A computed fold for a 78-nucleotide RNA from a Nitrososphaerota archaeon, annotated as transfer RNA. Lineage of the source: Archaea > Thermoproteati > Nitrososphaerota. It was read from a public genome assembly. The prediction has a mean pLDDT of 80. Its Rfam family is "tRNA". By type it is a transfer RNA.
RNA sequence: GGGGGCGUAGCUCAGCAUGGACAGAGCGCCGGCCCUCUAAGCCGGAAGCCGAGGGUUCGAAUCCCUCCGUCCCCGCCA
Numbered sequence: 001g002g003g004g005g006c007g008u009a010g011c012u013c014a015g016c017a018u019g020g021a022c023a024g025a026g027c028g029c030c031g032g033c034c035c036u037c038u039a040a041g042c043c044g045g046a047a048g049c050c051g052a053g054g055g056u057u058c059g060a061a062u063c064c065c066u067c068c069g070u071c072c073c074c075g076c077c078a
Stems, first nucleotide, its partner, number of pairs: 001074007010027004020058001029045005051067005
């Protein structure tokens, strides 16, 4: 330098192809119940500009473009 994957809640991920109204799960966290206590279990809650910007559209996490970060492959120099 070329090509490709990934980026969504604190962590691990789903949703993306066939765009649709308030974006979800598990774990973790906070509060409560239960229990002698802890764990487990049960109930409730907080938490996300969906990497950034732009475009298309009535409508974008989803489609298109650019860029950023990260990982892998190929090539070049040495």